[in-house]
Order: sequence, then structure tokens, then C1' cells
RNA sequence: GACAAAGGCAAACCUCCCGCAAGGCAGGGACGCAAAGCCACGGGCUUCGACAUGACUCGAGGCAGCCGGGUUACCGAA
Repeated sequence: GACAAAGGCAAACCUCCCGCAAGGCAGGGACGCAAAGCCACGGGCUUCGACAUGACUCGAGGCAGCCGGGUUACCGAA
């Protein structure tokens, strides 16, 4: 980041399984994505529990397709 080339990933939804839940795995399926590859470091959103019973706070989780950051990677026109 190209009206290029070769490819790649896979939202919602459906089915199975796991989980208290958020959500995750696999299959189907494509809304989209130039990192929609990977990483929970920062912010944010979100689930469960506790004290309170209102918040705040604390503990244990999740989201990388919310943003930032780190790191790896195909092509090579402007």
C1' cells in the first nucleotide's frame, strides 16, 4: 500500500464439545481484514466471586476482529 500477482485469515449465524459465565475448540458459513499472524505490556470493554448492600475496593477469568505497543511475515507499482 497498487483497479497488480500468488495466496492467506474468517464476522454474524448454525451444529458438536468445554466453561457458573464472559468466552473458547472443531465443522459448516462469509461480514470483512495488508498483518483479522503471534504476544495480555498499557488503556478500554466484559464475566464470576467477596466485603458492602450503593458505589468504591480486592481476587480470579475473558476479549488480539476495540485502540496503542512489541515481534514475525508474502508482493514490490507509486

Predicted 3D model of a 78-nucleotide RNA (c-di-GMP-I riboswitch aptamer) from uncultured Rubrobacter sp. The RNAcentral record of the sequence draws on MGnify.